[in-house]
RNA sequence: GCCCGGGUAGCUCAGCUGGAUAGAGCGGCGGUUUCCUAAACCGCAGGUCGGCGGUUCGAGUCCGCCCUCGGGUG
Numbered sequence: 001g002c003c004c005g006g007g008u009a010g011c012u013c014a015g016c017u018g019g020a021u022a023g024a025g026c027g028g029c030g031g032u033u034u035c036c037u038a039a040a041c042c043g044c045a046g047g048u049c050g051g052c053g054g055u056u057c058g059a060g061u062c063c064g065c066c067c068u069c070g071g072g073u074g
Base pairs, nucleotide, nucleotide: 001073002072003071004070005069006068007067010026011025012024013023019057028044029043030042031041032040050066051065052064053063054062
């Protein structure tokens, strides 16, 4: 240089063929329970979906370029 895969919540990830309020687990906060802690149960908060453009009525999803991580290859 070229090829492939990844980048979505603090962490690990899901998101089908473009569509309805962007989710789960863990973690955080609050509550119930307990003598206390843990566990369990209930609730809450937390996201410019890597960046910039483009296509579209509509983009996490499609297209282009770039950044970044991992792998392959001359």

Predicted 3D model of a 74-nucleotide RNA (transfer RNA) from Leptolyngbya sp. PLA1. The prediction has a mean pLDDT of 80. The source organism's lineage runs through Bacteria, Cyanobacteriota, Cyanophyceae, Leptolyngbyales and Leptolyngbya. Rfam family: tRNA. Rfam describes the family as follows. Transfer RNA (tRNA) molecules are approximately 80 nucleotides in length.